[in-house]
Predicted 3D model of an 85-nucleotide RNA (c-di-GMP-I riboswitch aptamer) from a Gammaproteobacteria bacterium. NCBI's taxonomy places the organism under Bacteria, Pseudomonadati, Pseudomonadota, Gammaproteobacteria. It matches the Rfam family "c-di-GMP-I riboswitch aptamer". Rfam describes the family as follows. GEMM was predicted in a large-scale screen for bacterial structured RNA regulatory elements.
RNA sequence: CACUGACAAGGGCAAACCCGUCGAAGGGCGGGGACGCAAAACCACCGGUCUAAGGGCCAGCGCCUAGGACAGCGGGGAUGCCAGU
Numbered sequence: 001c002a003c004u005g006a007c008a009a010g011g012g013c014a015a016a017c018c019c020g021u022c023g024a025a026g027g028g029c030g031g032g033g034a035c036g037c038a039a040a041a042c043c044a045c046c047g048g049u050c051u052a053a054g055g056g057c058c059a060g061c062g063c064c065u066a067g068g069a070c071a072g073c074g075g076g077g078a079u080g081c082c083a084g085u
Base pairs, nucleotide, nucleotide: 002085003084004083005082012037013036017032018031019030020029021028022027035072042077043076045075046074047073048070049069050068054065055064056063057062
């Protein structure tokens, strides 16, 4: 430096759900809680998914739309612990 995660050590993160809080929502954040995770730490670049406040259309019901989200959907980027080869 590359690949791998069988063994081991020290550890780390935390799904659903509940409470609080912010938000139009999806969802975020804090606390509890652990389904899982070797990048489940970071970045919306590509694909995908979610929402639709605002905007557009509609007589109406509704429909469309991302400058909003998801990194624990896949790919990619840049970084990192331990062990093995």